[in-house]
């Protein structure tokens, strides 16, 4: 790289290098930038996918001094944030392709799909 699932309306910036572009890619918009893009490197925050741990509730089992307890496992919820990632302008910026609704100077909304991030797991 490819595949498979799950999520994408919430969140959360400051310094230093550096110097012109950035918002995945095409197209259009729209927007961010020398009041400093991208990109590196430092702190620092968010979040909670996976490992860890901690609470409860359920089951199922096992043992005990059995109107009772207690261990082990697994699920379901919540806490926590240590480690493994991720992430810190705008919904993933919005449309651009289909379906619906509503409207009748073409829009609006509301699902859907490609496409594309990220996590786990797979060849």
């Nucleotide at each position: 790289c490819g595949c498979u699932u799950a999520u994408c309306a919430a969140g959360a910036a400051a310094g230093g290098c550096a110097g012109a572009g950035g918002g995945u890619u095409a197209u259009g918009g729209c927007c961010c930038u020398g009041u400093g893009a991208a990109g590196c490197c430092u702190u620092g925050a968010c979040a909670a996918c996976c490992u860890c741990u901690c609470u409860u509730u359920u089951a199922u089992c096992u043992c005990c001094c059995c109107u009772g307890g207690a261990a082990a496992u697994a699920a379901a919820a919540g806490a926590a944030a240590a480690g493994g990632u991720g992430c810190c302008a705008a919904u993933u910026c919005c449309a651009c392709c289909c379906c619906g609704a509503u409207g009748g100077u073409u829009a609006u909304c509301g699902g859907g799909a490609c496409a594309g991030a990220u996590a786990a797991g797979u060849c």